About this RNA
Small-subunit ribosomal RNA from an uncultured bacterium, 1396 nucleotides, folded computationally. RNAcentral holds the sequence, with entries from ENA and Greengenes.

RNA sequence: AGAGUUUGAUCAUGGCUCAGGAUGAACGCUGGCGGCGUGCUUAACACAUGCAAGUCGAACGUGAAGAAGCAGCAAUGUUUCUGAAAGUGGCGGACGGGUGAGUAACACGUGGGUGACCUGCCUUGUAGUGGGGGAUAACCAUGGGAAACUGUGGCUAAUACCGCAUGGUCUUGAUAGGAGUGGAUUCUAUCAGGUAAAGCUUUAGUGCUACGAGAGGGGCCUGCGGUCGAUUAGGUAGUUGGUGAGGUAAUGGCUCACCAAGCCGAUGAUCGAUAGCUGGUCUGAGAGGACGAUCAGCCACACGGGAACUGAGAGACGGUCCAGACUCCUACGGGAGGCAGCAGUGGGGAAUAUUGGACAAUGGGGGCAACCCUGAUCCAGCCAUGCCGCGUGUGUGAAGAAGGCCUUCGGGUUGUAAAGCACUUUUGUUGGGGAAGAAACCGGCCGGGUUAAUACCCUGGUUGAAUGACGGUACCCAAAGAAUAAGCACCGGCUAACUUCGUGCCAGCAGCCGCGGUAAUACGAAGGGUGCAAGCGUUGCUCGGAAUCACUGGGCGUAAAGCGCACGUAGGCGGCUUUCUAAGUCAGGGGUGAAAUCCUGGAGCUCAACUCCAGAACUGCCUUUGAUACUGGAAAGCUUGAGUUCGGGAGAGGUGAGUGGAACUGCGAGUGUAGAGGUGAAAUUCGUAGAUAUUCGCAAGAACACCAGUGGCGAAGGCGGCUCACUGGCCCGAUACUGACGCUGAGGUGCGAAAGCGUGGGGAGCAAACAGGAUUAGAUACCCUGGUAGUCCACGCCGUAAACGAUGGAUGCUAGCCGUUGGACAGCUUGCUGUUCAGUGGCGCAGCUAACGCAUUAAGCAUCCCGCCUGGGGAGUACGGUCGCAAGAUUAAAGCUCAAAGGAAUUGACGGGGGCCCGCACAAGCGGUGGAGCAUGUGGUUCAAUUCGAAGCAACGCGCAGAACCUUACCAACCCUUGACAUGUCCAGUAUGGGUUUCAGAGAUGAGACCCUUCAGUUCGGCUGGCUGGAACACAGGUGCUGCAUGGCUGUCGUCAGCUCGUGUCGUGAGAUGUUGGGUUAAGUCCCGCAACGAGCGCAACCCUCGCCCUUAGUUGCCAUCAUUUAGUUGGGCACUCUAGGGGGACUGCCGGUGAUAAGCCGCGAGGAAGGUGGGGAUGACGUCAAGUCCUCAUGGCCCUUACGGGUUGGGCUACACACGUGCUACAAUGGCGGUGACAAUGGGAUGCAAAGGGGUGACCCUGUGCAAAUCUCAAAAAGCCGUCUCAGUUCGGACUGGGGUCUGCAACUCGACCCCACGAAGUCGGAAUCGCUAGUAAUCGCAGAUCAGCUAUGCUGCGGUGAAUGUGUUCCUGAGCCUUGUACACACCGCCCGU
Repeated sequence: AGAGUUUGAUCAUGGCUCAGGAUGAACGCUGGCGGCGUGCUUAACACAUGCAAGUCGAACGUGAAGAAGCAGCAAUGUUUCUGAAAGUGGCGGACGGGUGAGUAACACGUGGGUGACCUGCCUUGUAGUGGGGGAUAACCAUGGGAAACUGUGGCUAAUACCGCAUGGUCUUGAUAGGAGUGGAUUCUAUCAGGUAAAGCUUUAGUGCUACGAGAGGGGCCUGCGGUCGAUUAGGUAGUUGGUGAGGUAAUGGCUCACCAAGCCGAUGAUCGAUAGCUGGUCUGAGAGGACGAUCAGCCACACGGGAACUGAGAGACGGUCCAGACUCCUACGGGAGGCAGCAGUGGGGAAUAUUGGACAAUGGGGGCAACCCUGAUCCAGCCAUGCCGCGUGUGUGAAGAAGGCCUUCGGGUUGUAAAGCACUUUUGUUGGGGAAGAAACCGGCCGGGUUAAUACCCUGGUUGAAUGACGGUACCCAAAGAAUAAGCACCGGCUAACUUCGUGCCAGCAGCCGCGGUAAUACGAAGGGUGCAAGCGUUGCUCGGAAUCACUGGGCGUAAAGCGCACGUAGGCGGCUUUCUAAGUCAGGGGUGAAAUCCUGGAGCUCAACUCCAGAACUGCCUUUGAUACUGGAAAGCUUGAGUUCGGGAGAGGUGAGUGGAACUGCGAGUGUAGAGGUGAAAUUCGUAGAUAUUCGCAAGAACACCAGUGGCGAAGGCGGCUCACUGGCCCGAUACUGACGCUGAGGUGCGAAAGCGUGGGGAGCAAACAGGAUUAGAUACCCUGGUAGUCCACGCCGUAAACGAUGGAUGCUAGCCGUUGGACAGCUUGCUGUUCAGUGGCGCAGCUAACGCAUUAAGCAUCCCGCCUGGGGAGUACGGUCGCAAGAUUAAAGCUCAAAGGAAUUGACGGGGGCCCGCACAAGCGGUGGAGCAUGUGGUUCAAUUCGAAGCAACGCGCAGAACCUUACCAACCCUUGACAUGUCCAGUAUGGGUUUCAGAGAUGAGACCCUUCAGUUCGGCUGGCUGGAACACAGGUGCUGCAUGGCUGUCGUCAGCUCGUGUCGUGAGAUGUUGGGUUAAGUCCCGCAACGAGCGCAACCCUCGCCCUUAGUUGCCAUCAUUUAGUUGGGCACUCUAGGGGGACUGCCGGUGAUAAGCCGCGAGGAAGGUGGGGAUGACGUCAAGUCCUCAUGGCCCUUACGGGUUGGGCUACACACGUGCUACAAUGGCGGUGACAAUGGGAUGCAAAGGGGUGACCCUGUGCAAAUCUCAAAAAGCCGUCUCAGUUCGGACUGGGGUCUGCAACUCGACCCCACGAAGUCGGAAUCGCUAGUAAUCGCAGAUCAGCUAUGCUGCGGUGAAUGUGUUCCUGAGCCUUGUACACACCGCCCGU
């Protein structure tokens, strides 16, 4: 000293939370010792029992009991001594000890006053202490009562009580005089009255009385200081004062009589709530804040309330009386009691100790003293409750032991830790020794003082004896022996410290943020670590951090916050000069500020805590002396603030009266005819009874077009035709005057839009409510037709608005530039320029601001005054008060709840925002889908199973380039268990491989038989490898789960033009700039400009292919020329085609125009095979979708292991009311059918393609020339052309079905394809909607291939044939890009969020 938390990120605002300290604490876990402290915070609740205040015989009278003596035989009597107990009397029980209920008060603190007072014991001074008297308790006798207690009679003493005498500087009264400004008061003198005493013991003391003085203690008065509430604003009749009296120690309405009507209060009275106050304690840098245990001072209280008595002192804790509540005793008549003393009990509570020892010390009471009493006190006991100190060992010790934990299996860690070895002995145990705290008092001796004195007394020295609760304690010595001694919390961030397992939004954690939904460093456990340590955590309270109530030290345009505006009271603040004063202020001195505490320096306990000594400090109050700059006060002056006067000026400033035209509406009349009106479109409505339109006239009400302007006026609300009257303010210029008269303004008063309310008018238009028509899912709305309050006037209320510049008022200062309104001045060129004052706007510097922005009209720099704010919600609400006719206004909470709410700016995303631009996106076209039948995929349903995955685009002829068995993962049944497959160990065996076949079985499999063949290496050892069978175990195996743990691969936006970085610059920052702007492009393509300059990934190019040319090479290809043939068949040739290698070619290069002299664009330009990226392909930036795939493969984790593994047979994936996607075939004449000696290209072929020939209507069959292919073959291309049919459910269409066949295959039933004959369904161009395509494209026509025994292929991937139409645009739909704008979105509009 800060940190976490609002956001995708940022800055600021703002709350919540944490880290620190403290505690009379409590709770959880744990616990070795000592020292010093502390210990009912709750029920001022109730208390059993014991103790806590007595003492004095040197005040008094008795005298139980005991001892001794005398007398007596004894009983007994008597004397003396010791002396219990009770009583009279004295002093003390008013101190000490406890508690904090009450109290907001002179209760406390601090400083004064008392000339308004008291004071026992103590010290000191003066004077005195004479002489008498009568009682009474105890005691005796006798009663009452249960008891407590008490009555009557009798005896007796005093330092008990009462007169008399004496007496003062005492006291009461009177008179006279003095001091004092007066008064209060006081002094002196004189006179009159009143008032004392106590003895005891003994010759020396001690008491007693009166009056003084002192010390200490107390009473009363008083200035100042310290809580909350105004949702408590008025309170008070003994109240305030006076006179007189009473009362008190004393002042005083303290009390009373009379008189007056005062007194207190926004500087907060009264009332309510809370509270003992202080020194101090805790915290804090301080200022402050919180607290008031222990210790100390004061106060108050003593079962709740009241009262007096005694006394020096009490309205009395362990006294009295009264009534009350409660408890106890009782013979029921009546009595007793008061722990907030020390222990202790019950109760309450989270919670707080022993019914201990001693008066040894300190102190107190009594006493001459000895001594007695003392739960004050000193000690001990209990409690880790706090602070402080010590210990639980020290050194060495690597095989880095074992065990634990983790592991990438190599190791790492626990860890020198342990063990082992060598030492030490604090503490504890045992034994022994052993303090200080003790000196007074008392006695002896020697001095001094006093005195007549050697008594007595006081004092000093020396000496003697005695006294210890704690306690045989502290401390010291010795012995044995590592021996007797470690826990608690935490480990996601804040905050130091990390892994494994378990759990699976469960159990749980959590101070805040937040963890946990199968890989949790956040839950629980373990290992390890971190922190503190005889403690550690948790909880409560409190200060801090919090500048989060801001005096020090905050704010109010938009975050919470400027009253709607003005006038003005109290208050606060206030111009220049001089003099005085000295209240504030400053300086010096004095008094006080208790001690303790804190701080500093010393000292004592071994240290420390603790204690002692000294100093400083106690920031305060009082008093005194001085200073006079500033503030205040008094006096005098001044003119610049303010105001007055004179002359001008502008203006929708206000009030009242009058008046004008246009328009709307209504009424009357004329013309005129069928509609008008209204809307997005309509309808309600008006109109043939004459509307709308048009012309003229009349009426009424309201509002004032143009001028008109970030123009004017006003304090704000607000003010707009014109004229008049009355009237407020402002501005400019000038002279003189007043002389600070000023600013602000709590309460208060006034004004205050619209709506609303009351009374009475008025009512044209407009128009809440209401009615109807539309819209809509609905439409109590938006739109339309009507329409009442109201809007208007007069008077009276209301008192609020986003009453906003979201910006209170006043004054001064601080760069400018450009407009505009009103004045004044100057210059001239007479309509301009300049200066100045007052307004009103725009831009902008410094400065300010979180930023946006403000910026002489401040949100800048300063001063003064007022108002207001302190997280969001609840709530501007409830209750209460005030105001109002009401509506309501104003003032204004709390419970509860959340961790945020809110501001400005940034980047994205989004918008039924804007601009630019692109794309088969639309438009223009062509052809389809959606309707039918079938094929295929999916959903759904069904089923033993219908295996699984894919799900908008971007799943659905997708994985599947081939499900009858196999595939196959699914189902049923039956089998196997080291396994169908891999590596390793042991045993046995044959050493191998193949074929045929029998039996059982559905088969797997099991049991056999027969035939052929007889592994490899070798160190020649049945040694090694291999194989078969068997055994046990490690393990195999899993298309089981998790694509949200992953790799790899892929889809998509999108072949869209974007995505970023370095340095620099700007910004507090997130970020911006660059990448934006002007052009241009298919393109962030290029050019220009620019606080940017460069660069990277993308674009383009480089690659492949098609199109042209050249060249090289000619077999299986080709044939122009020469021969030859049925045939490029053969010779020959390589010119051409073609094949496949290498090159060339195209670059806006040239021309013209345009553009900015650029980039580029345009051209039916030239040239060229090709022209503006020539066509096509491959190539896919940063990233998005937790997109898809664990069932291609790989892989973490989890799961199964005689089964979720492996095998077999059969079944299923092919089901079928239905729904969807993708296709095929059609509905026909651009066609069907028949005929036909036209023309391709890519490809495939040995378990193959198959020619030619033959058979069959055909599928196909028989046979097999050729060909591992530019050679042979599949192979026929089809659309085309010719003929026919003539608009029909047809010579269209071919589904479905029957029959018969062919082929593949172990096997076509579930479930194959094909052929022939027959059958001949729906369908006549397809609703809403929707798809593809811009040229060799669409459309249309066939051909080939992969997979494959066969096939469901109409699918997919390729190939060629024929071959169009339309558009040259960007309004709209959709998607994308850039710029800009709004946003309360950021999981980002499939968002957020409101009401019910």